RNA sequence: AACAUGUGCUCGCUGAAUCCCUCCCCCAAACCGCGGGCGGGAACGGGGGACCCACUUUUUGGGGCUAAUCGCAACUGCGUAGGGCCAUCCUUCGGUCCGAGCCCGUCAGCUAACCCCGUAAGCGUUGAGGGAAGGUGUA
Numbered sequence: 001a002a003c004a005u006g007u008g009c010u011c012g013c014u015g016a017a018u019c020c021c022u023c024c025c026c027c028a029a030a031c032c033g034c035g036g037g038c039g040g041g042a043a044c045g046g047g048g049g050a051c052c053c054a055c056u057u058u059u060u061g062g063g064g065c066u067a068a069u070c071g072c073a074a075c076u077g078c079g080u081a082g083g084g085c086c087a088u089c090c091u092u093c094g095g096u097c098c099g100a101g102c103c104c105g106u107c108a109g110c111u112a113a114c115c116c117c118g119u120a121a122g123c124g125u126u127g128a129g130g131g132a133a134g135g136u137g138u139a
Base pairs, nucleotide, nucleotide: 011124012123013122014121018042019041020040021039023037024036025035027033043119044118045117046116047115048114053109061107062104063103064102065101070079071078072077082098083097084096085095086094088132089131090130091129092128093127
């Protein structure tokens, strides 16, 4: 010096999965504060659910969340609908990655009112051109 690994803080990424408050417990305590639990609210997300419209095809079961469908193979690979990232926004080129999994339980088209549910989990990117905006510093 490079590479790899671990830890802390800051920042960032996928995702709806964030923020606030009452009370209780714990730590600290001069003040500010930290963590956890029950509950509530906002926000974001999902499902059920009329008329009308649509569909009439129900073991060949059917359906939902999600980008995550589908095809060919027969090797657990090769593609693909689709989706993400390359650190303000738009755009062009380029690069790179994902393309899984889970749930309902015989049952659900759309759907106003209305009803119900979730707020997890997992990680560490950084190439270029054009345009637009914003911030900082100096005068």
This is a predicted structure of a 139-nucleotide RNA (c-di-AMP riboswitch aptamer (ydaO/yuaA leader)) from Desulforudis sp.
The organism belongs to Desulforudis, within Bacteria.
The coordinates come from a structure-prediction model, not an experiment, and the mean pLDDT is 81.